[in-house]
Small-subunit ribosomal RNA, 5' domain from an uncultured bacterium, 547 nucleotides, folded computationally. Model confidence (mean pLDDT): 82 of 100.
Context: one part of a larger RNA
């Protein structure tokens, strides 16, 4: 000088950060991940048409069934997302970080670009409904039925395997180019406009928009290698058998003891192996002139983990926090057969501690996810509260005032000083308190109307801008302006030296102080207490760490 501080005394406002450092202890409640009816059939209800029936105030109320190219809701199958966003730091000394290179050994859902397509069939199944077992959790038969679920075929632009020739090129394995033969792999549909047919249920043409399928190429992301770097202890000197290397043979998206079978018998170390001990690592952050030292909260970037422990599965992507199996340790329900459950998500509790907030608004912004879109979801985010924990900034009044007032302290008893300080007396209202007016942050999307554009048979479908229209949690909150009052807002620490600032009493080696020197045993500037005085001021101090 700094701090995620904590203590003590004190404490008026704003603004802008920060806020369990300890037990990676256990966790009651809510809420944090869902969305899509424009992929798909159902339940349930609502409205609307139509028949039939009753009632009776002869049209107007109930009931029943049939239709809806009507709405709404509920699980259900199906997609897309729950690998992001959020928390922690436990574990790691390692290619986990950081840097700088490679991958002729690789992968990539959704985006962008681009080419070429979207044929013809097929058999289930959840919802349902019926029956049955269970205390739930849940689960078993039986029968229906759909799809952008799922499975069979055809074709093949370019794409991949394999082969055969030629050329080119490289450090090897091989890469690139061209030609030829063989051979492998695909797919869904929906929605809107229009037109035309119709048995009035619909079909079917063409356009348009979202899909859907193969490949190409790009972007972002991601996987694996290697060089270098950044702690400690040698009172840790050896370590090592899949060990270090071939070869076959598995495997992976891809090298590779990764992994297996043989074979060889090798790899690492005083340039610190192995072993034990601390540790997430970086941009930064504190210090310091500088080299250095120290730290890794808040921001950001990697990485590790989600109750321990192990394991796959699904997927473009986990070995997956709020997913699934197993197994342990706790908790909880039970009809005792079995069953459920992870806050190191945001709030809260308990607990441990010297110690660290609100079970709060809101999706209005700004980002994500899912839809064609409205739009739903979002404890990310974006606000508000809480706490002087920090910085920064304002304020607690200015000016004038001497009879240098009362009083207080001291005194040589003259007198000195607190002190222009008070009071008076002019003034101003930051703040505060009351009225009133009142923002930005919103930009859009979507609707409507006009216009211009691609395509096209054409169009009210698309796509484009223009105008209107509409959306605000904080919040009537920031700010403005008017009124009113000087009324409401100063404390802490020290005063022997180092260090700036002194006397007076009490006490008597007691009682106390102290960073270091050291004070204190009867006149203590060093201990109390008062007066005054020095510092610093919404703080001042003490404590801990760091430089």
């Nucleotide at each position: 000088g700094a701090c995620g501080a904590a203590c003590g005394c004190u404490g008026g406002c704003g603004g802008c950060g920060u806020g369990c450092c300890u037990a990676a202890u256990a966790c009651a409640u809510g809420c944090a991940a869902g969305u899509c009816g424009a992929g798909c059939g159902g339940g349930c209800c609502g409205c609307c048409g139509g028949a039939g029936g009753u009632g009776c105030u002869u049209g107007c109320a109930c009931c029943u069934c049939c239709g809806g190219a009507c709405g709404g809701u509920c699980a259900g199958c199906g997609g897309c997302g729950g690998a992001c966003g959020g928390g922690u730091g436990a574990g790691u000394a390692a290619c986990a970080c950081g840097u700088g290179g490679g991958c002729a050994a690789c992968c990539u859902g959704c985006c962008u670009u681009u080419g070429a397509g979207u044929u013809c069939g097929g058999g289930a199944u959840a919802a349902c409904a019926c029956c049955g077992g269970g205390a739930a959790a849940c689960c078993g038969g039986u029968g229906c039925u759909a799809a952008u679920a799922c499975c069979g075929a055809a074709u093949g632009g370019a794409u991949c395997c394999u082969u055969u020739c030629u050329c080119g090129u490289g450090c090897c394995u091989g890469c690139g180019a061209g030609a030829g033969g063989g051979g492998a792999a695909a797919a869904a549909g929906g929605c809107g406009g229009u037109c035309u047919u119709u048995u009035c249920g619909a079909a079917g043409g063409c356009c348009g928009c979202c899909g859907c399928u193969c490949a190409a190429a790009g972007a972002g992301g991601g996987g694996c290698c290697c060089g270098c770097g950044g702690c400690g202890c040698a009172u840790u000197a050896g370590c090592u058998g899949g060990u270090u290397g071939g070869u076959g043979g598995g495997g992976u998206a891809a090298a590779a003891g990764c992994c297996u079978a043989c074979c060889a018998a090798g790899g690492c170390g005083a340039c610190g192996a192995u072993g034990c001990g601390u540790a997430g690592c970086c941009g930064a952050c504190c210090u310091g002139a500088g080299a250095g030292g120290g730290u890794g909260a808040u921001c950001g970037g990697c990485c590790a983990c989600a109750c321990u422990g192990g394991g796959a599965c699904u997927g473009a992507g986990a070995c997956a926090c709020g997913g699934c199996c197993c197994a342990g340790a706790c908790u909880c329900c039970u009809a005792c057969g079995g069953g459920a459950g992870g806050c190191a998500g945001c709030a809260g509790u308990a607990g441990g501690g010297a110690a660290u907030c609100a079970u709060c608004c809101g999706c209005a912004a700004u980002g994500g996810g899912c839809g064609a879109a409205a739009g739903c979801c979002u404890g990310a985010c974006g606000g508000u509260g809480c706490a002087a924990c920090g910085c920064c900034g304002c304020g607690u009044g200015a000016g004038u005032g001497a009879g240098g007032a009362a009083g207080g302290u001291u005194u040589u008893c003259g007198g000195a000083u607190c002190g222009u300080a008070a009071a008076g007396c002019u003034c101003u209202g930051u703040u505060g308190u009351g009225a009133g007016g009142g923002a930005a942050g919103a930009a859009c999307a979507g609707c409507g109307u006009u216009a211009g554009g691609a395509g096209g048979c054409a169009a009210u479908g698309c796509c484009u801008a223009a105008c209107g229209u509409u959306u605000g949690c904080c919040g009537g909150u920031a700010c403005c302006u008017c009124a009113c009052c000087a009324g409401a807002a100063a404390g802490c620490c020290a005063c022997g030296g180092c260090u700036a600032a002194c006397u007076a009493c009490g006490u008597g080696c007691c009682a106390g102080c102290a960073g270091c020197c050291g004070c204190g045993g009867u006149a203590a500037u060093a201990c109390g207490u008062a007066g005054g005085u020095g510092g610093c001021a919404a703080g001042c101090g003490u404590u801990g760490u760091c430089c």